[in-house]
RNA sequence: UGGGUCGGCAAGACGGUCGCGUCGUCGUCGGGUUCGCCCGACGGCGCCGAGGAACGUCCGGGCUCCACAGAGCAGGGCGGUGGGUAACACCCACCCGGGGCAACCCGCGAGAAAGUGCAACAGAAAGCAGACCGCCACGACGACCGCCUCCGGGUGGGCGUCGGGGUAAGGGUGAAACGGCGGUGUAAGAGACCACCAGCGGCUCGGGUGACCGGCCGGCUAUGUAAACCUCGCCCGGAGCAAGGUCAGACAGAAGGCGUCGAGGCUGCUCGCCGAGCCUUCGGGUAGACCGCUAGAGAGCGGCGGCAACGUCGUUCCGAGAUAGAUGGCCGUCCACGGUGCGUGAGCAUCGAGACAGAACCCGGCGUAGCAGCCGGCCCAAUCG
Numbered sequence: 001u002g003g004g005u006c007g008g009c010a011a012g013a014c015g016g017u018c019g020c021g022u023c024g025u026c027g028u029c030g031g032g033u034u035c036g037c038c039c040g041a042c043g044g045c046g047c048c049g050a051g052g053a054a055c056g057u058c059c060g061g062g063c064u065c066c067a068c069a070g071a072g073c074a075g076g077g078c079g080g081u082g083g084g085u086a087a088c089a090c091c092c093a094c095c096c097g098g099g100g101c102a103a104c105c106c107g108c109g110a111g112a113a114a115g116u117g118c119a120a121c122a123g124a125a126a127g128c129a130g131a132c133c134g135c136c137a138c139g140a141c142g143a144c145c146g147c148c149u150c151c152g153g154g155u156g157g158g159c160g161u162c163g164g165g166g167u168a169a170g171g172g173u174g175a176a177a178c179g180g181c182g183g184u185g186u187a188a189g190a191g192a193c194c195a196c197c198a199g200c201g202g203c204u205c206g207g208g209u210g211a212c213c214g215g216c217c218g219g220c221u222a223u224g225u226a227a228a229c230c231u232c233g234c235c236c237g238g239a240g241c242a243a244g245g246u247c248a249g250a251c252a253g254a255a256g257g258c259g260u261c262g263a264g265g266c267u268g269c270u271c272g273c274c275g276a277g278c279c280u281u282c283g284g285g286u287a288g289a290c291c292g293c294u295a296g297a298g299a300g301c302g303g304c305g306g307c308a309a310c311g312u313c314g315u316u317c318c319g320a321g322a323u324a325g326a327u328g329g330c331c332g333u334c335c336a337c338g339g340u341g342c343g344u345g346a347g348c349a350u351c352g353a354g355a356c357a358g359a360a361c362c363c364g365g366c367g368u369a370g371c372a373g374c375c376g377g378c379c380c381a382a383u384c385g
Stems, first nucleotide, its partner, number of pairs: 001381009012334007020049002023046010051356001055367002058365005063240004075236005080094005095109001096107004110231002115229002117225003132171002134167003138163005144157005179197002182194003198221001200218004205214003244291004253282006264274003298317008335354001337352006
């Protein structure tokens, strides 16, 4: 310098202007009042006002209510090993397998020797296999060639066709052909035999917490598929903040008290007039208001423990909480990027674009979306020193 791989950061900045929401404060108006003040509407001012994914709602938890003696069945989920965690389908480290020269990446990683099922197409044969081509010996027939001949034939050789056999080394088909490769052996072949390798089984063998790795021995081979049924091990009660709770009108309803010997109203009082209800308490929990509600398994930095995930200690910091749902639009300057033009060049001018998306009880994950970028570790190649 080029290519690759892994990780991190950021998610434009400032100003002006018009607007939105909660809260605070001031003013005006209205209502209530125990005269302290309270409530509502409108207006002014002030503070604050989304995210790395707030998203999808796919997992896991907290919290709330309901259910629940214990155990089991059914159903669902998870699945190499060891750790982390409140928990997980997440994370870390390692093992095994696969890919890559490497950094590194990938894996829904238990069991196929308990049983059942399935294996399309192609192919001769596909699960107690199988002979299409090829190879091999044998038999029959045919033509040819060589040798012998008493000319009638005899004999040997390879070739061709047919027949019933042998053979799984080779070709061909397939995702997969009953271990691989080399040798011995054979008519040709074959774990038939041998060495090595793979795989399987065994070992009071060695290493490791373990998955596993290594060693020795054995018989020589055992297809794949469990995201098919199934088997084994572990885990799982249900619903969700519209959870759940508090206050509480109105309209029903119930109880008690007073009332034609006058309740109550006009009416603050007396008279007068009208003439049958009135008061208190309970009540269910609708409209509405409030709580739940945002300071928490919280974030940054540092120390210590740990390979790490993470844990622990210290310190500092933390100004959304709406309820039909506010957080926005425009303009200017700058910022980083791209295109075009000018310039030897540093650069200048101009245009474009600045995404995805968006709280609604709260956390931990995963997945998905994402304009234009910036920074760093590591690997490979080439060149230079």